[in-house]
Context: one part of a larger RNA
Molecule: large-subunit ribosomal RNA, domain IV
Organism: metagenome
RNA sequence: CCGUCGUCAAGGAACUUAACACAUUACCACCGUAACUUCGGGAGAAGGUGGGCCUCAUGCUGUGAGAAACUUCGCGUUUCAGAGCGGUGAGAGGUUGCAGAGAGCAGGGGGUAGCGACUGUUUAACAAAAACACAGGACUCUGCUAAAUCGAAAGAUGAAGUAUAGGGUCUGACGCCUGCCCGGUGCCGGAAGGUUAAGGUGAACUGUUAGCUUUACGCGAAGCAGUGAGCCGAAGCCCCGGUAAACGGCGGCCGUAACGAUAACGGUCCUAAGGUAGCGAAAUUCCUUGUCGGGUAAGUUCCGACCUGCACGAAGGGCGUAACGACUUCCCCAUUGUCUCGACGACGGACUCA
Numbered sequence: 001c002c003g004u005c006g007u008c009a010a011g012g013a014a015c016u017u018a019a020c021a022c023a024u025u026a027c028c029a030c031c032g033u034a035a036c037u038u039c040g041g042g043a044g045a046a047g048g049u050g051g052g053c054c055u056c057a058u059g060c061u062g063u064g065a066g067a068a069a070c071u072u073c074g075c076g077u078u079u080c081a082g083a084g085c086g087g088u089g090a091g092a093g094g095u096u097g098c099a100g101a102g103a104g105c106a107g108g109g110g111g112u113a114g115c116g117a118c119u120g121u122u123u124a125a126c127a128a129a130a131a132c133a134c135a136g137g138a139c140u141c142u143g144c145u146a147a148a149u150c151g152a153a154a155g156a157u158g159a160a161g162u163a164u165a166g167g168g169u170c171u172g173a174c175g176c177c178u179g180c181c182c183g184g185u186g187c188c189g190g191a192a193g194g195u196u197a198a199g200g201u202g203a204a205c206u207g208u209u210a211g212c213u214u215u216a217c218g219c220g221a222a223g224c225a226g227u228g229a230g231c232c233g234a235a236g237c238c239c240c241g242g243u244a245a246a247c248g249g250c251g252g253c254c255g256u257a258a259c260g261a262u263a264a265c266g267g268u269c270c271u272a273a274g275g276u277a278g279c280g281a282a283a284u285u286c287c288u289u290g291u292c293g294g295g296u297a298a299g300u301u302c303c304g305a306c307c308u309g310c311a312c313g314a315a316g317g318g319c320g321u322a323a324c325g326a327c328u329u330c331c332c333c334a335u336u337g338u339c340u341c342g343a344c345g346a347c348g349g350a351c352u353c354a
Base pairs, nucleotide, nucleotide: 001349002348003347004346005345006344007343008342010340011339014338019335027051028050029049030048031047036041038173052095053094054093055092056091058089059088060087061086062085063084066080067079068078069077070076096100108333109332110331111330113328114327115325116324120132121131136171137170138169139168140167141166142165148157149156150155174320175319176318177317179250180249181248184247185246186243187242188241189240190239193238194237195236199232200231201230204227205226206225207224208223211219212218251269252268253267254266255265278312279309290306291305292304293303294302
């Protein structure tokens, strides 16, 4: 010096990103116990008091020889008495140590706010959480050889189930709620019209040549072969509607009230519609340590407000919420070598020597 322990004057978080770590608390009985609350909780809330041993008398209780009565004569039933030994409760008096839950085992507590309702689950070996799940809610698909999924298929799962069932997606207890927009994209419905594939039909044209003939730079039936206009021709798309707990979206400028300021009000442009309730410097606020209030002697954090929301907002849910949390924030009490500031001790290493 390192590791693991033990103790410490005065102070007591001044340490530090952070009371990390340590310390405190701890058992049993009794007393006592707030806000809030979903009336279950919160709660072991908090905060107190007692605890050994001896003697005395005593309550309850286990065991229990015996006696009496009845008797179906049974090792039966009922009643009474109850020594000794044991368990346990409360009481009185006494006694002892520094200390009586004498060692060991063995909750620190309270307040505040955020997030997530909760118990659960997770990155085996750096993350346990506010992430996942969850009961509950909603939309949507599926009528049974179901939808969906695996598989070239047979077949299987779904399910030996049948819409109070099964699949998918989103949300996430509970309470109060969940506004406006269907123009775009998607999905659902519609079928008049437009477009239209294969295919059908097939005008016209071309090649070939029996034949014809003004034997030419020829004409040319049928057949065969090729090209092929127009017309007919489904779904889809266009089109017409619906649908947002589907994907998504939810404005700008100017003026105006008898101080000033502000603008209930008016004008104008654009849009599919211009953000409702609630919340708001927030796990979201750039400017920002916003401003005011609280807490501190002093507070970029925290709590309560304000609203100028750079860039909250309603199932990618909004706002609350008792209980719960090895979650996160701030404060307080208790307690401490975390610190002021270090000291001493024990053991084991390192180190030196042998």